[in-house]
Molecule: c-di-GMP-I riboswitch aptamer
Organism: Rhodospirillales bacterium
């Protein structure tokens, strides 16, 4: 010095909660208060998982309109990510310190 590793120190981040803002939601941002935890809890959705389901599609459901069929409108339901989660895991990438 490099790779791995994670003792100590200087420090760093901040779960939950509250307010406001954004969003259909999941969730996010800022502030307050506060540490559940974290050695990458820095950054990045490339892969898998998980969350949500606005739009879209479907519908042997309900209601309405119609003389009626096809069809139309509203609601419900189902599927679904292009939304989210990096504090779910893996990958990629950058980085502080230096005991064993």
């Nucleotide at each position: 010095u490099c790779c791995a590793c994670g003792a100590a120190a200087c420090g760093g981040c901040a779960a939950c909660c509250c307010a406001c803002c954004g969003g259909a939601a999941a969730c996010g941002g800022u502030g307050g208060a506060g540490a559940c935890g974290c050695a990458a809890a820095g950054c990045u959705u490339c892969c898998g998982g998980c969350c949500u389901a606005a739009a879209a599609u479907u519908u042997u459901c309900u209601c309405g309109a119609g003389a009626a069929a096809u069809c139309c409108g509203a609601g419900g339901a189902a599927u679904c990510a292009a939304g989210g989660u990096a504090g779910c895991g893996g990958g990629g990438u950058c980085a502080c310190c230096g005991a064993a």